The prediction has a mean pLDDT of 78.
This is a predicted structure of a 334-nucleotide RNA (Bacterial RNase P class A) from a soil metagenome.

RNA sequence: GAGUCGGCCGAGCAGUCGCCGGGAGCAAUCCCGGAGGAAAGUCCGGGCUCCAUUGGGCAAGGUGCCAGGUAACACCUGGGGGGCGUGAGCCCACGGCCAGUGCAACAGAAAGCAUACCGCCGGAUCCGUCCGGUAAGGGUGAAAUGGUGCGGUAAGAGCGCACCGCGCUCGUGGCAACACUGAGCGGCAGGGUAAACCCCACCUGGAGCAAGACCGAAUAGGGAAGCGUUGAGUGUGCCCACACGAGCUUCCGGGUAGGUCGCUCGAGGCGUCCGGAGACGGGCGCCCCAGAUGAAUGACUGCUCUCGACAGAACCCGGCUUACAGGCCGACUC
Numbered sequence: 001g002a003g004u005c006g007g008c009c010g011a012g013c014a015g016u017c018g019c020c021g022g023g024a025g026c027a028a029u030c031c032c033g034g035a036g037g038a039a040a041g042u043c044c045g046g047g048c049u050c051c052a053u054u055g056g057g058c059a060a061g062g063u064g065c066c067a068g069g070u071a072a073c074a075c076c077u078g079g080g081g082g083g084c085g086u087g088a089g090c091c092c093a094c095g096g097c098c099a100g101u102g103c104a105a106c107a108g109a110a111a112g113c114a115u116a117c118c119g120c121c122g123g124a125u126c127c128g129u130c131c132g133g134u135a136a137g138g139g140u141g142a143a144a145u146g147g148u149g150c151g152g153u154a155a156g157a158g159c160g161c162a163c164c165g166c167g168c169u170c171g172u173g174g175c176a177a178c179a180c181u182g183a184g185c186g187g188c189a190g191g192g193u194a195a196a197c198c199c200c201a202c203c204u205g206g207a208g209c210a211a212g213a214c215c216g217a218a219u220a221g222g223g224a225a226g227c228g229u230u231g232a233g234u235g236u237g238c239c240c241a242c243a244c245g246a247g248c249u250u251c252c253g254g255g256u257a258g259g260u261c262g263c264u265c266g267a268g269g270c271g272u273c274c275g276g277a278g279a280c281g282g283g284c285g286c287c288c289c290a291g292a293u294g295a296a297u298g299a300c301u302g303c304u305c306u307c308g309a310c311a312g313a314a315c316c317c318g319g320c321u322u323a324c325a326g327g328c329c330g331a332c333u334c
Base pairs, nucleotide, nucleotide: 001334002333003332004331005330006329007328008327009326011304012303013302014301015300016299017298019034020033021032022031023030024029036310040321041320043319044318045317046316047315048208049207050206051205060204061203062202063201064200065079066078067077068076069075080094081092082091083090084089095199096198100197101196102193103192117138118137119134120133121132122131123130124129146164147163148162149161150160151159165188166186167185168184169183170182171180172179173178212261213260214259215258222252223251224250225249226248227247233244234243235242268287269286270285271284272283273282274281275280305308
């Protein structure tokens, strides 16, 4: 100088006036707390709630190397294999195309079971060419039946051999995926594509806090009982008179407006010790850290700096992905 990986911050301080929540107080008032690393996308996984649910199967969807972590996962950790990079390191849905079916533009002779354009070799020839052999060489293509060499042959070919590669069996190491300068056998499997249908293994009930629970008017319905046209009831409390007069009273239930709960103490945070290679787990100590529901987190002033990005909670957690001005720290590579 160029780069790789990991972690962190995300303007700061003070004052005044407000807003939301909590606490104290009879009150006036005072005290405390008040967005994020992604609160986002709503893509996975779980808690919670209601509905459904004997068991099993089908369908549909998802996952797909191995071991572990976890409440769970498509996440994380460690490992194996493959690819890229000089390297630190990065990327990979990484089971199965001899169970079956399907698909492939252009070029090319031929794209999947058959085939031969040029060439090479042999034969015939009327010298134009024809027949046969071959897959080494050329050519096409993203992809053409393993590579190099020697032998062999008319020319060739795993046709034969050696080495490399490949497959199978055994052995050794490893929990396993898998690995091996291990041993033996086989001339050699037979194009690609499964985020194509499909097959195999495993997993999954549905809807979501506008879930759901409780309280509950006014008005108008509903049900039951009692009293009423032999006069209930109303007309200011009681009695009488008078007037009006067909309903009146009590209880029950559904349910609207509205209100309360759900609601934030939680798979919680910080520190420390222990176990583990790590993800993570365990012990102890300390802390309480938004909870709104037309929905708060703002405005102004002063000072300072590097002049300030993406962005705003709405039931709660664990992840993934995406966005992000600028800055700091650590480890490592060339």